Transfer RNA from a Flavobacteriales bacterium, 73 nucleotides, folded computationally. Its Rfam family is "tRNA". It was read from a public genome assembly.
RNA sequence: GCGAGAGUAGCUCAGUUGAUAGAGCGUCAGCCUUCCAAGCUGAGGGUCGCGGGUUUGAGCCCCGUCUCUCGCU
Repeated sequence: GCGAGAGUAGCUCAGUUGAUAGAGCGUCAGCCUUCCAAGCUGAGGGUCGCGGGUUUGAGCCCCGUCUCUCGCU
């Protein structure tokens, strides 16, 4: 230099064909318990890496760019 893959909640990841952004774990609160743990219920937490474009509508399609991983030279 070229090619491929990944980037979404604090962490690990879904979201397959464009139509209300989710799960598990963790955090906080409540219940339970003499207390803790475990269990049950609920809550909070996101400019979907960044910037543009297309569209009535973009996590998803298109372009550029950044970071990481792998391969080729």